Background: Predicted 3D model of a 72-nucleotide RNA (transfer RNA) from a Minisyncoccota bacterium. The coordinates come from a structure-prediction model, not an experiment, and the mean pLDDT is 84. RNAcentral holds the sequence, with entries from ENA and MGnify. Its Rfam family is "tRNA". About the family: Transfer RNA (tRNA) molecules are approximately 80 nucleotides in length.
[in-house]
RNA sequence: GGCUGGGUAGCUCAGUGGCAGAGCAGGGCUUUCAUAAGGCCAAGGUCGUGGGUUCGAUCCCCACCCCAGCCA
Repeated sequence: GGCUGGGUAGCUCAGUGGCAGAGCAGGGCUUUCAUAAGGCCAAGGUCGUGGGUUCGAUCCCCACCCCAGCCA
């Protein structure tokens, strides 16, 4: 330099055009003599950045940034 995959909550990951989700972690409540486990509740997101297409973009297109792998 070229190609491929990836970037979404603190962490691990879903979501492939129509209101952004789960598990874990953290917080509150409940349960217990107490702790752990369990149950319930709430919070937590400029969806890597900037443009474009569309009535509408996490999703499609372009450029760029970052990570991993392959080729040279």